About this RNA:
This is a predicted complex of two RNAs, RNase P RNA and transfer RNA, with 446 nucleotides together. It holds a member of the Rfam family "Bacterial RNase P class A". Rfam links the family to the GO terms dimeric ribonuclease P complex, ribonuclease P activity and tRNA processing. Rfam classes the family as a ribozyme.

RNA sequence: CGAGGAAGACAGACAGUCGCGUAAGCAGGCCGAAAGGCCGCUUAUGAGGAAAGUCCGGGCUCCACAGGGCAAGGAUAACGGGUAACGCCCGCCGAAGGCGACUUCAGGAAAAGUGCAACAGAGAUAUACCGCCUCAUGUCCCCUUUCGGGGCCCCGUACGGGGUGAGGUAAGGGUGGAAAGGUGCGGUAAGAGCGCACCCGACGGCUCGAGAGUGUCCGCCGCUGUAAACUCUAUCCGGAGCAACACCGUGGUUGGAAGCAUCAAGGCUGGCCCGGCCGCUUCCCAGAGGUGGCUUGAGCGUACUGGCAACAGUACGUCGAGAUAGAUGACUGUCAAAUACAGAACCCGGCUUACAGUUUUGCUCGCAUG
RNA sequence: GCUGGUGUAGCUCAGUCGGUAGAGCAGCUGAUUCGUAAUCAGCAGGUCGUCAGUUCGAGUCUGAUUUCCAGCUCCA
Numbered sequence: 001c002g003a004g005g006a007a008g009a010c011a012g013a014c015a016g017u018c019g020c021g022u023a024a025g026c027a028g029g030c031c032g033a034a035a036g037g038c039c040g041c042u043u044a045u046g047a048g049g050a051a052a053g054u055c056c057g058g059g060c061u062c063c064a065c066a067g068g069g070c071a072a073g074g075a076u077a078a079c080g081g082g083u084a085a086c087g088c089c090c091g092c093c094g095a096a097g098g099c100g101a102c103u104u105c106a107g108g109a110a111a112a113g114u115g116c117a118a119c120a121g122a123g124a125u126a127u128a129c130c131g132c133c134u135c136a137u138g139u140c141c142c143c144u145u146u147c148g149g150g151g152c153c154c155c156g157u158a159c160g161g162g163g164u165g166a167g168g169u170a171a172g173g174g175u176g177g178a179a180a181g182g183u184g185c186g187g188u189a190a191g192a193g194c195g196c197a198c199c200c201g202a203c204g205g206c207u208c209g210a211g212a213g214u215g216u217c218c219g220c221c222g223c224u225g226u227a228a229a230c231u232c233u234a235u236c237c238g239g240a241g242c243a244a245c246a247c248c249g250u251g252g253u254u255g256g257a258a259g260c261a262u263c264a265a266g267g268c269u270g271g272c273c274c275g276g277c278c279g280c281u282u283c284c285c286a287g288a289g290g291u292g293g294c295u296u297g298a299g300c301g302u303a304c305u306g307g308c309a310a311c312a313g314u315a316c317g318u319c320g321a322g323a324u325a326g327a328u329g330a331c332u333g334u335c336a337a338a339u340a341c342a343g344a345a346c347c348c349g350g351c352u353u354a355c356a357g358u359u360u361u362g363c364u365c366g367c368a369u370g
Numbered sequence: 371g372c373u374g375g376u377g378u379a380g381c382u383c384a385g386u387c388g389g390u391a392g393a394g395c396a397g398c399u400g401a402u403u404c405g406u407a408a409u410c411a412g413c414a415g416g417u418c419g420u421c422a423g424u425u426c427g428a429g430u431c432u433g434a435u436u437u438c439c440a441g442c443u444c445c446a
Base pairs, nucleotide, nucleotide: 001366002365003364004363006361007360008359009358010357012335013334014333015332016331017330018329020046021045022044023043024042025041026040028039029038030037031036048341052352053351055350056349057348058347059346060241061240062239063238073237074236075235076234077233079091080090081089082088093107094105095104096103097102108232109231113230114229115226116225117224129173130172131169132168133167134166135165136164137163140151141150142149143148153162154161155160181199182198183197184196185195186194200222201221203219204218205217206215208213245292246291247290248289250446251445252444255284256283257282258281259280260279266278267277268276269275299318300317301316302315303314304313305312306311371442372441373440374439375438377436380395381394382393383392389426397413398412399411400410401409419435420434421433422432423431
């Protein structure tokens, strides 16, 4: 210098003018009997790294529940730690990828059991189709005593080859994602972990390690894949959600309770008559709307200590939105440019997804120079 | 704000325990008819919303993302 890889930081700044929300204050103005309300002025303050998706985990509230257990349903899955908790984070192990820095992994059990493996292929969890070997038998027709020869048919470019039955074999053939450990030598009728050497893998013992695991060790074995199929093992989980929930509370309808009435009168419909419909009052329940819940919290910053780290502890400092039709905006000037994704709605810890540009610190590989 | 569901042919919908994706209507061609409709025979049309993953193999299983729909108050 080029190419890469990891962990972060920022998310326009400054000045001016106008405007909006919230809080506090005011010898201001208007309304009101008052409490107070509205307007105005001053000061302070006013979106994010994801506020998003609502995918996990908690706080909080209500419902259920004496307490505990089993079943059902759901979730998670190597090991050790962190945390309020987690499916998150850190470290480490194993596997895969990369020359490397490093990255990714839904990473328990298929040797408890069940299911599935289409098509192709002889055979799909167990197989004999072709081939090879052994044994038996002796071939569709004709000639010939036999050996043998010829014809027909099939395979093969050709020389040439050819039937049937029983058994052995898993070396060779081709199919498939997958075919019964791999390579070589021996061995055999032909073959085969049948034997041996090396390699691969599972299980048990031993070494090291806190553990998952590990190994120039020993023994024994060669067992398909799939659990994001059922299942088994271990651990965890009561349900709903701030439109939760608590308080105040207007009018109408329905419902419940009590009292009064049941004749009549009255009201509604209707141009009028006939006709049709309707008990009254109070309280409860409920309830538009309002208030609380609402933002000081597992908070943030700095330093030190412990720890590889996640994180924890101590000291000091600090308060950074709280709306309810929903504020956080617009214009001008300067900076090279102001351009991304996007906007709180009960609150936190994570994950995932979206994202223009600027920038910091380690690390790896290559080239060049010293 | 909270909660639940959906996407398959032009339209309306099926698709079981993962193994070559179907039906009805619509469309096209031919027959029938003087011609049309109806009827009969045949044909075409699908990256199963998108992107990844598991698996030999995904419409189906898993994750992410996106579109659309519905529910949450007696009335005001």